Model confidence (mean pLDDT): 87 of 100.
A computed fold for a 76-nucleotide RNA from a soil metagenome, annotated as c-di-GMP-I riboswitch aptamer.
RNA sequence: GACAAAGGCAAACCCGUCGUGAGGCGGGGACGCAAAGCCACGGGACUCCGGACACGGAGUCAGCCGGGUUGCCGAA
Numbered sequence: 001g002a003c004a005a006a007g008g009c010a011a012a013c014c015c016g017u018c019g020u021g022a023g024g025c026g027g028g029g030a031c032g033c034a035a036a037g038c039c040a041c042g043g044g045a046c047u048c049c050g051g052a053c054a055c056g057g058a059g060u061c062a063g064c065c066g067g068g069u070u071g072c073c074g075a076a
Base pairs, nucleotide, nucleotide: 001073008033009032013028014027015026016025017024018023031063037069038068039067041066042065043064044061045060046059047058048057049056050055
């Protein structure tokens, strides 16, 4: 980041499987994506547990926003 090209990822939904759950993973499938690669660091959303409340603890989401970090292709 060009109405170019190569290559990539894969939402919903379905099947299988793991988890109490949010959700994860594999297969199918494409709504989209220029970091939709990676990292829970800040904010946020969500789940479970404890608690009368205030709140505390343990988790999930990187395709909610920011930040960090690595990186493919390629004209003017």